[in-house]
Source information: This is a predicted structure of a 76-nucleotide RNA (transfer RNA) from a Thermodesulfovibrionales bacterium. The source organism's lineage runs through Bacteria, Pseudomonadati, Nitrospirota, Thermodesulfovibrionia and Thermodesulfovibrionales. Rfam family: tRNA. Gene Ontology term of the family: triplet codon-amino acid adaptor activity. The RNAcentral record of the sequence draws on ENA.
RNA sequence: GCCGGGAUAGCACAGCUGGUAGUGCAGCCGAUUCGUAAUCGGCAGGUCGACGGUUCGAAUCCGUUUCCUGGCUCCA
Numbered sequence: 001g002c003c004g005g006g007a008u009a010g011c012a013c014a015g016c017u018g019g020u021a022g023u024g025c026a027g028c029c030g031a032u033u034c035g036u037a038a039u040c041g042g043c044a045g046g047u048c049g050a051c052g053g054u055u056c057g058a059a060u061c062c063g064u065u066u067c068c069u070g071g072c073u074c075c076a
Base pairs, nucleotide, nucleotide: 001072002071003070004069005068006067007066010025011024012023013022019056027043028042029041030040031039049065050064051063052062053061
């Protein structure tokens, strides 16, 4: 330098035939218990790496770009 994968809640990830963003763990509240843990119920938490474009509507499609990661860097 070229090609690919990834970036979504504190952490690990799902969601990509475009249609109001979810799960588990962690956190907080409550129930249960003599108490703790476990278990059960509930709550909060994210403008989906950034910017721009298309669209009535974008995490999802297109372009540019940042970071992480894999391959190639002989030919094709």